A computed fold for a 476-nucleotide part of an RNA from Viscum album, annotated as small-subunit ribosomal RNA, 3' major domain. The RNAcentral record of the full RNA draws on SILVA. The prediction has a mean pLDDT of 83.
[in-house]
Context: one part of a larger RNA
RNA sequence: UGACAGGGGCCCGCACAAGCGGUGGAGACUGUGGUUUAAUUUGAUGCAAAGUGAAGAACCUUACCGGGGCAUUACAUGCUGCGAAUCCUCUUGAAAGAGAGGGGUGCCUUCGAGAACACGGACACAGGUGGUGCAUGGAUAUCGUCAGCUCGUGUUGUAAGGUGUCGGUUUACGUCCCGCAGCGAGAAAAACCCUCGUGUUUAGUUACCAUCGUUCAGUUUGGAACCCUUAACAGACUGUUGGUGAUAAGCGGGAGGAAGGUGUGGAUGACGUCAAGUCAUCAUGCACCUUAUUCCCUGGGUGACACACAUGCUACAAUGUCCGGGACAAAGGAUCACGAUCCCGCGAGGCCGAGCUAACCCCAAAAACCCGUCCUUAGUUCGGAUUUUAGGCUGCAACUCGUCUGCAUAAAGCCGGAAUCGCUAGUAAUUUCUGGUCACCCAUACAGCGGUGAAUUUGUUCUCGGGUGUUGUACA
Numbered sequence: 001u002g003a004c005a006g007g008g009g010c011c012c013g014c015a016c017a018a019g020c021g022g023u024g025g026a027g028a029c030u031g032u033g034g035u036u037u038a039a040u041u042u043g044a045u046g047c048a049a050a051g052u053g054a055a056g057a058a059c060c061u062u063a064c065c066g067g068g069g070c071a072u073u074a075c076a077u078g079c080u081g082c083g084a085a086u087c088c089u090c091u092u093g094a095a096a097g098a099g100a101g102g103g104g105u106g107c108c109u110u111c112g113a114g115a116a117c118a119c120g121g122a123c124a125c126a127g128g129u130g131g132u133g134c135a136u137g138g139a140u141a142u143c144g145u146c147a148g149c150u151c152g153u154g155u156u157g158u159a160a161g162g163u164g165u166c167g168g169u170u171u172a173c174g175u176c177c178c179g180c181a182g183c184g185a186g187a188a189a190a191a192c193c194c195u196c197g198u199g200u201u202u203a204g205u206u207a208c209c210a211u212c213g214u215u216c217a218g219u220u221u222g223g224a225a226c227c228c229u230u231a232a233c234a235g236a237c238u239g240u241u242g243g244u245g246a247u248a249a250g251c252g253g254g255a256g257g258a259a260g261g262u263g264u265g266g267a268u269g270a271c272g273u274c275a276a277g278u279c280a281u282c283a284u285g286c287a288c289c290u291u292a293u294u295c296c297c298u299g300g301g302u303g304a305c306a307c308a309c310a311u312g313c314u315a316c317a318a319u320g321u322c323c324g325g326g327a328c329a330a331a332g333g334a335u336c337a338c339g340a341u342c343c344c345g346c347g348a349g350g351c352c353g354a355g356c357u358a359a360c361c362c363c364a365a366a367a368a369c370c371c372g373u374c375c376u377u378a379g380u381u382c383g384g385a386u387u388u389u390a391g392g393c394u395g396c397a398a399c400u401c402g403u404c405u406g407c408a409u410a411a412a413g414c415c416g417g418a419a420u421c422g423c424u425a426g427u428a429a430u431u432u433c434u435g436g437u438c439a440c441c442c443a444u445a446c447a448g449c450g451g452u453g454a455a456u457u458u459g460u461u462c463u464c465g466g467g468u469g470u471u472g473u474a475c476a
Base pairs, nucleotide, nucleotide: 001476002475003473004472005471007470009468010467011466012465013464015460016459019423020422021421022420023419026314027313030310031309032308033307034305035304042053043052064300065299066298067297068296069295077124078123079121080120081119083117087102088101089100090099091098092097107114127289128288131286132285136283137282138278140276143272149186150185151184152183153182154163155162156161166179167178168177193266194265196263198234199233200232201231203229204228208223209222210221237260240254241253243251244250303442316416320375323372324371325370326369332363333362338355343350344349382413387408389406390405391404392403393402429452430451431450433448434447435446
């Protein structure tokens, strides 16, 4: 100087407490372990692995296994020969591939040739999702949005080092003020950026308002006040007031204000720690394979199932279920797309194809909610797993292994042990909607959007984590 302490002091955090709702019990979904298997490809393993890489495993993907094949090769460059290439037909085969036949000549030209493409030959090489993340780059997680980490010069100590960075007060903050052998500086913090909330100005089409007409319509005419959209400003700074404080920094209260003390939420992550994770995004050193650890194809597997764990979903009901009627969003997406209306079907869907390259048309029905009927505490009109059967859709293909619909079937489950998780306000809880990936979809996931909308915080004794001075140490 650090590290450690079941030493002590101070401070902070949904850390506890106070509350609300969950998980742990049930069912099925997804992931993981284990077991099994020809293969069940693989990485990730306390927090910081386990709805994670994967924003979509029927084929492809695919890396795994069985089988069938190629050997300069699926791909690149170089040499050489030959033919333009593309194309059509047949045989064999599960396909890949192998074999045979036919037709046929473009561009350019110095008429030699050339370009591009295909095939053959010989070799250099290609190729490797094979190994090593403990050889690496890059980007990433975590402590942690925690308040810490350092430097120049000065000074001090023999030196390692100290000081500054400490003390008092304060802050979300090493934030600021005062003191001080220190004086200054850096990146981090803060600010600058985006978003939501208020106003002014600008601009009004497809949005808005009025009018005309109505079954509807970007249908007529007019307007720029409102909504909204567009973009440029203003606004918040402890500015003001009185109290307190050391006359400071500040703190608590008030006024005005749409907003008040970091206004809300995001993006933003210091020096470093964990030989943290990633050679399977990519790049890359080394060693390894080269008639195979490369490559092509077909079928299977990644979807197995005594069991264990993890994240979510649906429930166990009356603050409810079913049925009938009625209302109100935001944010997105769309031309190989979204697909209205009519008609057919109980339905999933089908037929036809208006409109729309979108503030225009479409997806689109918002759901919880409101009104009304029934049910009356029951394994039920709760719950919906499982299973039979009949269908629809996507797609060469739905058996292994897709999803959706109808009829029937109607399991466990009556609020869950020890334990444990999230959340401080438009939050929790609850409720639909949208998107990406995508032929379809195993999405109950992930990323967003709005609707309805609480309770509690007396406080820091205790638990956990962190910061900072101090004490001790036979530790480095």